About this RNA: Two RNAs folded together computationally: RNase P RNA and transfer RNA, 404 nucleotides in total.
[in-house]
């Protein structure tokens, strides 16, 4: 240098006029985002009495340790599969628990004799042909054909033997564990699919702030045989119509909250100290101009409330790492 | 805000993982008719919304993103 991994950060500033919503008597204070979005998870709070015990369904998740309030999220690890490499992806339990499914080709799709290759008979016959047997080496279909590849051995082949490779199972070893080496003990190994149905293990009660909760009067019927979000147990409760206030009021913004520092762990992340208050509408505010900094231009705008995924994004910046030409 | 649902030809639907995706109207050409219009015959027409995985194979199965629609409040 030009090519590529990976992380992190910013997403205009400042000033000076004009408006806009909340709060304050009032000067005046404060006012979108990394994604506020999709609503895909995981809490929080509410209501169904409490969300309590048992059951069964439904629906998820699914290497290993940790972390976290919780999580199908984070973080380190393990195998697999790419890539020269940094490094990326993975819905990674179980296919000897049982069902299904595998189209066309092909003789056969789960345990297979079409063609070949051999023994035997028949046949005058060692020719063609028939019948029986044996055989997974070779031939040809396929995504997938019964461990590979070499000698031996057999009629004529086979893990039949045997030597090496893959695999699986026991056994030493190391590692909290996934799991990973070593010897060479067995037997030679009996397809795929579980993002088909299932088994196994965990974990799940509906609903969503349009949830809810406050604040009157009148009349009818009823005291359970009636109503309560799956069943059953317990356990709780009067129920329906009119009139009006009311587009009320609360929920509603201080939170598993930010920031800085120091410890502690590879790291998610967690202890302590110190500071800080940071929108709260209900038709619904957060705009405009100008000027100066080269030039202000993406994707986008809160509607209870947090940790996350995910998916939109001009531009600009910072660190570390790869493999490669070049030069010293 | 929230909770769902659907996307296959020009419209309106079909389609148990298995050669090449189909019906009906329409739409074109013949042929009937003097003409038109029914009727009969026959043809085009398709990125199975986009994009990724699973599997030998995906329109169908999983996940992601558009896009249209549909529901849902207090009112003693």
């Nucleotide at each position: 240098c030009g090519a590529g991994u990976u992380a992190g950060c910013c997403g205009g500033a400042u000033g000076a006029c004009c408006g806009c919503a909340u709060c304050g008597c009032a000067g005046g204070a404060u006012g979108a985002g990394g994604a506020a979005a999709g609503u895909c998870c995981g809490a929080g709070c509410a209501u169904c009495a409490c969300a309590g015990g048992g059951c069964a369904a439904u629906g998820g998740c699914g290497g290993u340790g940790g972390g976290u309030a919780a999580c199908u999220c984070c973080c380190a690890c393990u195998a697999a599969a790419g890539g020269c490499g940094a490094c990326u992806u993975u819905a990674a339990g179980g296919a000897u628990a049982g069902u299904g499914c595998a189209a066309c080709a092909g003789a056969a799709a789960u345990a297979a004799a079409c063609c070949g290759c051999a023994a035997g008979g028949c046949g005058c016959a060692u020719a063609a042909g028939c019948c029986u047997u044996g055989u997974a080496a070779g031939g040809g279909u396929g995504g997938a054909a019964a461990g590979g590849u070499g000698c031996g051995g057999c009629a004529a082949g086979a893990g039949c033997g045997c030597a090496c490779c893959a695999g699986c199972a026991g056994u030493u070893c190391g590692g909290c564990g996934a799991c990973g080496a070593a010897a060479a003990u067995g037997g030679c190994u009996g397809u795929g699919u579980a993002a088909a149905c299932c088994c196994c293990g965990c974990c799940u009660g509906a609903u969503g702030c349009a949830a809810g909760a406050u604040u009157g009067g009148a009349g009818u019927c009823a005291u359970a045989c009636g109503g309560g979000u799956g069943c059953c147990c317990g356990c709780c409760c009067g129920a329906c119509u009119c009139c009006u206030c009311a587009c009320a009021u609360c929920g509603c913004u201080u939170g598993a909250g930010c920031g800085c520092a120091c410890a502690g762990g590879c790291a998610a992340c967690u202890g302590c100290g110190c500071g800080c208050c940071u929108a709260g509408a209900u038709a619904g505010a957060u705009g405009g101009u100008c000027a100066u900094c080269u030039a202000a231009g993406a994707c986008a705008g809160a509607a209870c409330u947090c940790g996350g995924c995910u998916u939109a994004c001009a531009g600009a910046c910072u660190a570390a790492c790869u493999a490669g030409c070049g030069g010293a | 805000g929230g909770a769902c649902a659907a996307u296959u030809a020009g419209c309106u639907c079909a389609g148990c993982u298995g050669u090449g995706a189909g019906a009906g109207c329409a739409u074109c050409c013949g042929c009937u008719u003097g003409a038109c219009g029914u009727g009969c015959g026959g043809a085009a027409g398709g990125u199975c919304a986009c994009a990724g995985g699973u599997u030998c194979g995906a329109g169908u199965c999983c996940c992601g993103u558009a896009u249209u629609g549909u529901c849902c409040a207090c009112c003693a």
Rfam match: Bacterial RNase P class A. Rfam classes the family as a ribozyme.
Its mean pLDDT, the model's own confidence on a scale to 100, is 76.